This is a predicted structure of a 546-nucleotide part of an RNA (small-subunit ribosomal RNA, 5' domain) from a Deltaproteobacteria bacterium. Its mean pLDDT, the model's own confidence on a scale to 100, is 83.
Context: one part of a larger RNA
RNA sequence: GAAUGAACGCUGGCGGCGUGCCUAACACAUGCAAGUCGUACGAGAAAUCCUGCCUUCGGGCGGGAGAGUAAAGUGGCGAACGGGUGAGUAACGCGUAGGUAAUCUGCCCCUGAGUCUGGGAUAACCUCGCGAAAGCGGGGCUAAUACCGGAUAACAUCAGUAGGAGGGAUCCUACUGAUCAAAGGUGGCCUCUCCAUGGAAGCUACCGCUUGGGGAGGAGCCUGCGUCCCAUUAGCUAGUUGGUGAGGUAAUGGCUCACCAAGGCGACGAUGGGUAGCGGGUCUGAGAGGAUGAUCCGCCACACUGGCACUGAAACACGGGCCAGACUCCUACGGGAGGCAGCAGUGAGGAAUAUUGGACAAUGGGGGAAACCCUGAUCCAGCGACGCCGCGUGGGCGAUGAAGGCCUUCGGGUCGUAAAGCCCUGUUCUGGGGGAAGAAAUCAGCAGAUCAAUAAAAUGAUCUGCUGUUGACGGUACCCCAGCAGAAAGCACCGGCUAACUCCGUGCCAGCAGCCGCGGUAACACGGAGGGUGCGAGCGUUGUUC
Numbered sequence: 001g002a003a004u005g006a007a008c009g010c011u012g013g014c015g016g017c018g019u020g021c022c023u024a025a026c027a028c029a030u031g032c033a034a035g036u037c038g039u040a041c042g043a044g045a046a047a048u049c050c051u052g053c054c055u056u057c058g059g060g061c062g063g064g065a066g067a068g069u070a071a072a073g074u075g076g077c078g079a080a081c082g083g084g085u086g087a088g089u090a091a092c093g094c095g096u097a098g099g100u101a102a103u104c105u106g107c108c109c110c111u112g113a114g115u116c117u118g119g120g121a122u123a124a125c126c127u128c129g130c131g132a133a134a135g136c137g138g139g140g141c142u143a144a145u146a147c148c149g150g151a152u153a154a155c156a157u158c159a160g161u162a163g164g165a166g167g168g169a170u171c172c173u174a175c176u177g178a179u180c181a182a183a184g185g186u187g188g189c190c191u192c193u194c195c196a197u198g199g200a201a202g203c204u205a206c207c208g209c210u211u212g213g214g215g216a217g218g219a220g221c222c223u224g225c226g227u228c229c230c231a232u233u234a235g236c237u238a239g240u241u242g243g244u245g246a247g248g249u250a251a252u253g254g255c256u257c258a259c260c261a262a263g264g265c266g267a268c269g270a271u272g273g274g275u276a277g278c279g280g281g282u283c284u285g286a287g288a289g290g291a292u293g294a295u296c297c298g299c300c301a302c303a304c305u306g307g308c309a310c311u312g313a314a315a316c317a318c319g320g321g322c323c324a325g326a327c328u329c330c331u332a333c334g335g336g337a338g339g340c341a342g343c344a345g346u347g348a349g350g351a352a353u354a355u356u357g358g359a360c361a362a363u364g365g366g367g368g369a370a371a372c373c374c375u376g377a378u379c380c381a382g383c384g385a386c387g388c389c390g391c392g393u394g395g396g397c398g399a400u401g402a403a404g405g406c407c408u409u410c411g412g413g414u415c416g417u418a419a420a421g422c423c424c425u426g427u428u429c430u431g432g433g434g435g436a437a438g439a440a441a442u443c444a445g446c447a448g449a450u451c452a453a454u455a456a457a458a459u460g461a462u463c464u465g466c467u468g469u470u471g472a473c474g475g476u477a478c479c480c481c482a483g484c485a486g487a488a489a490g491c492a493c494c495g496g497c498u499a500a501c502u503c504c505g506u507g508c509c510a511g512c513a514g515c516c517g518c519g520g521u522a523a524c525a526c527g528g529a530g531g532g533u534g535c536g537a538g539c540g541u542u543g544u545u546c
Stems, first nucleotide, its partner, number of pairs: 001546004006542005013391006019384002021349001026347003030344003035077003040074002048065007084302003093227008103219003108215008116150004125140006156179010184207006193200003228274003235265003240262008277299004281292004304325005327338004355381001357380003363377001364375004394424004404415004428487001429483006438473001443468010490535005495516003501530005511518002
């Protein structure tokens, strides 16, 4: 000098864009942060209003609307994403380059084939019981795209045979045998069959379901190289190193197990200890390098602490489960409940770090055919000069160089065109008026085109065009009118380094200080004043890095 997630002191007008627990991965009150689908399924209230009958005039029993609504249940998809944190980890964790002939992949896209026929349950509900509660048990009824059979099925899987490729593990092709599927829902239509206005089987469109192939995106595993300090850590190792066989996994492998062999690593630093998430980047520097890893992006790890599996395409699962532990809470003392390193917020710690805000309008995500619902992701607003950038605190004229302060050699010098005064301007500010972009979709209505089966029309699906509907921010940005120089300057320094000097006070005192050093009676170095220098809504100090 540059930089900073900064803090502290003094000061502080406005705006834009960013940014804000670096400490206790300390403990957490409260609210919200993951739901959705009635076009999978069976059931299904109440308040309230209207009304009929009865009435001991208190009310009782029904009917209709509320409403096939609310709440709940079965079932599906999602909850493994998104969001947080950096404790652990010196490791194939990360980075980079590869391998997988050792692998998996829900939803999405393209494409082939199919979607036949049966069955038994169970929640909800009713009822009985236990419990303070959390909750639990027995009996009875019922549905499904829930569950379980049967049929059919391949270019799928497995086995065998033959051929080919390959050094081999293995792979490819052909044939044979064995094995494994499924679910319906909604809208429309009667050409054929049946009842026959119309509907059912049926046909058809859309959404699904099953089974193959391919893709996209994602993931697992393996390998080369790189990745901090200590040798005042020199030896380490029994599933250890390798083999055979088996188990396990989507998959290779001591991953696990049995047996066999005795190996494996190490001064090219094993082992041990300390420290640390890694990278893109960031800061500095001419560069080389050094330092760093906040915000944003990629990867990893973690979710009170430790362990474990279940479900699932994927988890060993932050707001799922089980066990153990510590802690907190409830209890009828028998037993239960909980996990903010999600967003706010509280206490504590600390030099120090924000609102218990608004909206789903946009972008994105989940569910749904859709309407729509959910979304503390996100978009906005609030607070903080924490940072960067921009603007303002007025402009012009104005010398009797006013008054006053300070200095003085007492002549004067200086603050100083500075002020006053006169003439302007109105950025900002205040008041008033107007007032956005961010919105295109979805959907609805109308018109048209294409496609499907049917005899045709109608209808449905898809597409195109027109019109209408949707804004948290926000009456914000921005524009216009009016008003007033009115409401807006400080901080540090002035001995040398280092730009900037005099007077007074003090008298090795009080004090200053980054280094050298100042102060003991004329202190440009302490304190004040006047003047000056530097920066300016900031200026200094401290910490840290280069």
Source information
Its Rfam family is "Bacterial small subunit ribosomal RNA". Gene Ontology terms of the family: ribosome and structural constituent of ribosome.